RNAcentral holds the sequence, with entries from ENA and SILVA.
This is a predicted structure of a 1396-nucleotide RNA (small-subunit ribosomal RNA) from an uncultured bacterium.
RNA sequence: AGAGUUUGAUCCUGGCUCAGAACGAACGCUGGCGGCGCGUCUUAAGCAUGCAAGUCGAACGGCAAGGCGGGUGCUUGCACCUGCCCUAGAGUGGCGGACUGGUGAGUAACACGUGGGUGACAUACCCUGCAGCUGGGGAUAGCUGAUAGAAAUAUCAGAUAAUACCGAAUACGACCCCUGAUGUGGUAAUCGGGGAGGAAAGGAGCUACGGCUCCACUGCAGGAAUGGCCCGCGUCCUACCAGCUAGUUGGUGAGGUAACGGCCCACCAAGGCAAUGACGGGUAUCCGGCCUGAGAGGGUGAUCGGACACAUUGGGACUGAGAUACGGCCCAGACUCCUACGGGAGGCAGCAGCUAAGAAUAUUCCGCAAUGGACGAAAGUCUGACGGAGCGACGCCGCGUGGAUGAUGAAGGUCGGAAGAUUGUAAAAUCCUUUUGAAUGAGACGAAUAAGCAGGUCAGGGAAUGGGCUUGUGGUGACGGUAUCAUUUGAAUAAGCAACGGCUAAUUACGUGCCAGCAGCCGCGGUAACACGUAAGUUGCGAGCGUUGUUCGGAAUUAUUGGGCGUAAAGGGCAUGUAGGCGGUUCUGCAAGCUUGGUGUGAAAUCCCGGAGCUUAACUCCGGAACUGCAUUGAGAACUGCAGGACUAGAAUUACUGAAGGGCAACUGGAAUUCCAAGUGUAGGGGUGAAAUCUGUAGAUAUUUGGAAGAACACCAAUGGCGAAGGCAAGUUGCUGGCAGAUAAUUGACGCUGAGGUGCGAAGGUGCGGGGAGCAAACAGGAUUAGAUACCCUGGUAGUCCGCACAGUAAACUAUGUACACUAGGUGUCUGGGCAUGAGCCUGGGUGCCAAAGCAAACGUGAUAAGUGUACCGCCUGGGAAGUAUACCCGCAAGGGUGAAACUCAAAGGAAUUGACGGGGGCCCGCACAAGCGGUGGAGCAUGUGGUUUAAUUCGAUGGUACGCGAGGAACCUUACCUGGGUUUGACAUAUACUGGAAUGAGUCAGAGAUGAUUCAGCGUAGCAAUACGCCGGUAUACAGGUGCUGCAUGGCUGUCGUCAGCUCGUGCCGUGAGAUGUUGGGUUAAGUCCCGCAACGAGCGCAACCCCUAUUGUUAGUUGCUACGCAAGAGCACUCUAACGAGACUGCCGUUGACAAAACGGAGGUAGGCGGGGACGACGUCAAAUCAUCAUGCCCCUUAUGUCCUGGGCUACACACGUAAUACAAUGGCGAUCAACAAAGGGAAGCAAAACCGCGAGGUGGAGCAAAUCCCCAAAAGUCGUCUCAGUUCGGAUCGUGGGCUGCAACCCGCCCACGUGAAGUCGGAAUUGCUAGUAAUCGCGGAUCAGCAUGCCGCGGUGAAUACGUUCCCGGGCCUUGCACUCACCGCCGGUCA
Repeated sequence: AGAGUUUGAUCCUGGCUCAGAACGAACGCUGGCGGCGCGUCUUAAGCAUGCAAGUCGAACGGCAAGGCGGGUGCUUGCACCUGCCCUAGAGUGGCGGACUGGUGAGUAACACGUGGGUGACAUACCCUGCAGCUGGGGAUAGCUGAUAGAAAUAUCAGAUAAUACCGAAUACGACCCCUGAUGUGGUAAUCGGGGAGGAAAGGAGCUACGGCUCCACUGCAGGAAUGGCCCGCGUCCUACCAGCUAGUUGGUGAGGUAACGGCCCACCAAGGCAAUGACGGGUAUCCGGCCUGAGAGGGUGAUCGGACACAUUGGGACUGAGAUACGGCCCAGACUCCUACGGGAGGCAGCAGCUAAGAAUAUUCCGCAAUGGACGAAAGUCUGACGGAGCGACGCCGCGUGGAUGAUGAAGGUCGGAAGAUUGUAAAAUCCUUUUGAAUGAGACGAAUAAGCAGGUCAGGGAAUGGGCUUGUGGUGACGGUAUCAUUUGAAUAAGCAACGGCUAAUUACGUGCCAGCAGCCGCGGUAACACGUAAGUUGCGAGCGUUGUUCGGAAUUAUUGGGCGUAAAGGGCAUGUAGGCGGUUCUGCAAGCUUGGUGUGAAAUCCCGGAGCUUAACUCCGGAACUGCAUUGAGAACUGCAGGACUAGAAUUACUGAAGGGCAACUGGAAUUCCAAGUGUAGGGGUGAAAUCUGUAGAUAUUUGGAAGAACACCAAUGGCGAAGGCAAGUUGCUGGCAGAUAAUUGACGCUGAGGUGCGAAGGUGCGGGGAGCAAACAGGAUUAGAUACCCUGGUAGUCCGCACAGUAAACUAUGUACACUAGGUGUCUGGGCAUGAGCCUGGGUGCCAAAGCAAACGUGAUAAGUGUACCGCCUGGGAAGUAUACCCGCAAGGGUGAAACUCAAAGGAAUUGACGGGGGCCCGCACAAGCGGUGGAGCAUGUGGUUUAAUUCGAUGGUACGCGAGGAACCUUACCUGGGUUUGACAUAUACUGGAAUGAGUCAGAGAUGAUUCAGCGUAGCAAUACGCCGGUAUACAGGUGCUGCAUGGCUGUCGUCAGCUCGUGCCGUGAGAUGUUGGGUUAAGUCCCGCAACGAGCGCAACCCCUAUUGUUAGUUGCUACGCAAGAGCACUCUAACGAGACUGCCGUUGACAAAACGGAGGUAGGCGGGGACGACGUCAAAUCAUCAUGCCCCUUAUGUCCUGGGCUACACACGUAAUACAAUGGCGAUCAACAAAGGGAAGCAAAACCGCGAGGUGGAGCAAAUCCCCAAAAGUCGUCUCAGUUCGGAUCGUGGGCUGCAACCCGCCCACGUGAAGUCGGAAUUGCUAGUAAUCGCGGAUCAGCAUGCCGCGGUGAAUACGUUCCCGGGCCUUGCACUCACCGCCGGUCA
């Protein structure tokens, strides 16, 4: 000192949360010792038992028991009497029980704190001084006797004492009265003169018996210390408590008190308090201090200390120096106890302890040894105050649980594929130490000295006792046999808790699978969880550690220090003005504030600094500083204030001039609208996107004339004018308010702001009375629509207008309070003034725009501030609930003003940024539309899919971007599916061990086959052999195997946007930043293609080019090609062709346009012209797109099965639905014929197969030739000629029957082909929809892959060969710029309401 959290990202505002410290704490886990502290915070609830206040015989009467002695009686051991000692218990009397100790209920108050006053007072005991201490009297308790009662207790009679009580004498003081003087503001105080009130003659000691001494006692004065009363200031929340008060405020008189006082009483007066918060309500003992904080503050009031209050609840007095009395009294209430029912007793908020309550708080301990207190002459007694011990990790502090060496880095655990890593020098082991523990022994400080005894000395005195000081001696310890010390023993007796996603130090594995759970905030968990649980490791702290609660801090998040209000929460709708706050220049004085000294006080403890004592520390002690305050007293006079004097710069008044929709009232005007009357005139009018309701032949609309009514004032007109705001607009007049300017005069601070108050205050609304043309909530009808209580249309009432009254709110906005001052400019406009006479310059007051500095989160603002300052007012403190509820006030009502909380969320919000989006805009492109050609959608069939069915119909692909797709070819196989039958180291791989056998080939039997049984043949290589190697089988172990899951764990490959023109980077510059610029702009292009411009300059991936095919040609090369010849041989390479290298095209040339550019257009030449045509080639990225079943692969799963082998079946099912093809519906056609019409590209050895022959044909026989520019497939077909003549046909060919052919172990499920027969639907296809821009569409055939066989599919090849494009408004998709946005998972978004 900060951090997390709003967003895709950013800055800001703003709340929530965390890290710190603290505690009289509690809870969870754990727990070795010691010291010092602390310990019912809850019900001021109730309490059994014990103790907590007594003491004095040196005040008094007296005395049980006991001790010592004497005497009597006598049964020598008892009884009685008596003296002395000792005094228990009770009583009279004195002092003390008003202290100590406890608690915080009440109390918002002179209760407390602080500082004063008392001229308005008191004080027992203590100290000092002065003066005294004379002489008498009468009772009463105890006691004795008696009585009542259960008891507590009470009563009667009798006798008695005092330091008990009562008179008398004396009176230095004092008090009261009268009076004189000094003195005071005044009754104070001081000095003087005359009248009423006390004693214990006591106690003890000594004595020389005279008295003396000590302790008591009396009066007065003073002191010390303590208290009473009064006053200034300070002391919580609430105005949703605004008025309170009759002893109330004051006076006079009397009473009362220690004392002032309405303290009390009588009479008189009518006051007193309050927005500076009275009265009421709530809460609360207050303070020194304690906690926190940098401080200012905030919170708190345990322990210790000061004050107050209380003592079961309420009330009351008595005694006393002192009480309205915790362990006294009386009365009343509640409660408890005793009772003989008549009556009595009690008060733990003292110390222990109990019950209840509660999350929660201790022993019915020891001792008066110390300190302190009461009494006493003293010894001493009493003391739950206190000193100690006990319990509790409740807190603070200290110590320990070992130290050193120790690497095979042991074992085990964990992680890892392995190597290895980690736990970890940690352990073990070796050496050492002994705090603590255990045992034994020694053993404190705290104790000072009292009485007494023995001395010394001092004062006084006649001596003694005695008094003061002092020396020696002198008893006393609860804690406690404790602290401490010594010896012995032995590493021996002693470590946990929390965390490990970020904040926040510290990570891996397994389990779980939005489950269980975690969580302070953000948030984790849906099969690879660093966030849950466990383990290992690590981090933090450590006899503790976490959690919970509370307080302060961080929070400048209530802001005095130290915040804000244009848009984030926040300027009152506007003015006027009261209280209050603030206030111009100058002089003089005062000294309230202020500044600076002195003094008093600010208790002690605490805090801080320095030191000291416990081994250290905590703790304790000493000294200092501090206690920032209050009071008082000096000094000063700058500033504020107060008083007085002066001034004119603020303010105001008068005179002159000027502008204006400022206000109120009266009168006047024209245009328009509607209505009425009349004329002309005829079929519609009106209204809308389109219509209808409506109106019109009973004459509308239109048009002309006349009349009536009400409301509003076109043009001028504006960024203009006026007004405080709301607001104000035809004209004229009257009344009236404000403003501005120049010059003169006057007043002399008269000013600014303004809580409450008062007034004004749009529209709409309300009341009463008028008015009512148009418009128009409500309402009605017509449309629209899924609906349409709306938008549109036709009507239409309140209202809108006027007068009077109420209401009092608006996005009443410049979302910007009022006033004053200062701070660069530029440019309009309204209205003044001055100088000039250049449309110029200067100077006021308004009203706009741009802009500097500054400010601001940014946007923006910027002399009309949101800049810099001053004064005053209003308002804000997260979002929602809510401007709601309640209470009060106002209102006729509607409603308005003031104005919460519970609960809930972690955000809500502002400005700006990038994208995406828009039924926003601009520019541009694409078979996108349009213009065309041909299709699909209708038919039957083929094929794929969905669905259904099934034992199985294996799986995947599913908008575009699945559906003749994976599959380029399911009869078995394939095959993954189903049924059934087998098998288990396995169908397949590697390795080891043992064992058998050459390998291998052929057969027989059983079986559906797999398989099982069995027979025969066969004997590898090296070596003499044993044996080794190779191959095949068996057994065993590692392992194999899986088309099982997850394409949302992945690689690779692929689709799509899209062959769209885009996507980025470096440096620089701009911005707080996200980002921007570059890449935008002007042109151009198919193109971010190129040119120009420009705070950008460059670069990369894309585009284009480089590659292939094709179109022209040259050169070279030519066999199987080509040429001539009838063929061959032979010859040749001109042509065709083949295949290698070149040429060629580049807007290169010309012209025009363009910006002197890029480029476009036209032209020439050219096989080809502006990218010549086609292909391959696919940027950054998007879709968690597809694929775990091509392959590879993580994790999970199966292991006599989810592996593997086999038989048969299925993938070919079939009410339906969809996609894609092929074939058609016919004459641009079908059929037949003709052939010496004409291709290209491919394939061929388990192959292609010619000729020839057979068959109607499929095909068969046959086998020449050919591993191919040579042979074969191979016939090209559309074409040409003829016929048919519009029909369900000579169209169409489905379906079915019969007979054949081919492949293949095998065509039943389930192949293809041929021949004959059969001859279905279908006559061009609804809504909708698709392809194509030229060698393209359309149409025609040919080939290939796969393949035993099977193509209408796919991939290729050539033949014939069109139509149309005006154009970019619209649909779809895309690119660039811009704008809006509450979207960013990005419009298939977000989100309001309603229903469930």